A computed fold for a 72-nucleotide RNA from Blastocladiella emersonii ATCC 22665, annotated as transfer RNA. The sequence is in RNAcentral, with records from ENA. Rfam family: tRNA. Gene Ontology term of the family: triplet codon-amino acid adaptor activity.

RNA sequence: GCCCUUAUAGCACAGUGGUAGUGCGUUGGUCUUGUAAACCAAAGGUCCCGAGUUCGAUCCUCGGUGAGGGCA
Numbered sequence: 001g002c003c004c005u006u007a008u009a010g011c012a013c014a015g016u017g018g019u020a021g022u023g024c025g026u027u028g029g030u031c032u033u034g035u036a037a038a039c040c041a042a043a044g045g046u047c048c049c050g051a052g053u054u055c056g057a058u059c060c061u062c063g064g065u066g067a068g069g070g071c072a
Base pairs, nucleotide, nucleotide: 001071002070003069004068005067006066007065010024011023012022013021018055026042027041028040029039030038048064049063050062051061052060
């Protein structure tokens, strides 16, 4: 220098054009003499950035940035 993969909640990851979810974690509650476990509930996200296509983009297209890998 060229090519491929990847970026979504604190962490690990789903999702796939139509108001974004699971597990763990966090907070509150129930239970317990107490703690843990179990159960119930809640908070937490400009879906990396910019532009485009579309009635509508986390999803499609282009560019950029970060991360991982391959070739030279």